[in-house]
């Protein structure tokens, strides 16, 4: 210093013709149980990496930056 990719709930991840934020798991509270676990209902929890552009409308398109990761050059 060139290229790629990946960033969404605490954790793993889903979300493409541009309009509903979503799943397991994990938290909680109830319901089951002699009691735990399991199960069964319900709920809480998100500045979708930051900023900015296009848009009537942006997790979704573009631009820059950030972190991380892989590859390639270089230079010791």
């Nucleotide at each position: 210093g060139g290229g790629c990719g990946a960033c969404u709930a605490g954790c793993u991840c889903a979300g493409u013709u541009g309009g509903g934020a979503g799943a397991g798991c994990g938290c909680c509270a109830g319901c089951u149980c002699g009691a735990c676990a399991a199960g069964c209902u319900g709920g809480a929890g998100g500045u979708c990496g930051u900023u900015g552009g296009u848009u009537c409308a942006a997790u979704u398109c573009c631009a820059a930056c950030g972190u991380c990761g892989c590859c390639c050059a270089c230079c010791a």
About this RNA: The prediction has a mean pLDDT of 80. The RNA shown here (transfer RNA) has 76 nucleotides and comes from a Thermoleophilia bacterium. It matches the Rfam family "tRNA". The family's RNA type in Rfam is transfer RNA. The RNAcentral record of the sequence draws on ENA and MGnify. RNAcentral records the identical sequence in 6 taxa.